The prediction has a mean pLDDT of 82. A computed fold for a 74-nucleotide RNA from a Bacteroidales bacterium, annotated as transfer RNA.
RNA sequence: GGUCCCUUAGCUCAGUUGGUUAGAGCAUCUGACUCAUAAUCAGAGGGUCGUAGGAUCAUGCCCUACAGGGACCA
Repeated sequence: GGUCCCUUAGCUCAGUUGGUUAGAGCAUCUGACUCAUAAUCAGAGGGUCGUAGGAUCAUGCCCUACAGGGACCA
């Protein structure tokens, strides 16, 4: 230098054919239970979906550029 893949909550990830409120598990916090802790149960908080543009009535999802990470080739 070239080709390809990934980027969604603190972490690991899902998100169907583009459509009506963006989710799960773990973690955190609160409550219940307990003499107490853990476990268990119930609930809560936490996201402008990597950044910037574009197409569309409408995008986490499509297109382009850039950024970060990874694999291969040279």
Lineage of the source: Bacteria > Pseudomonadati > Bacteroidota > Bacteroidia > Bacteroidales.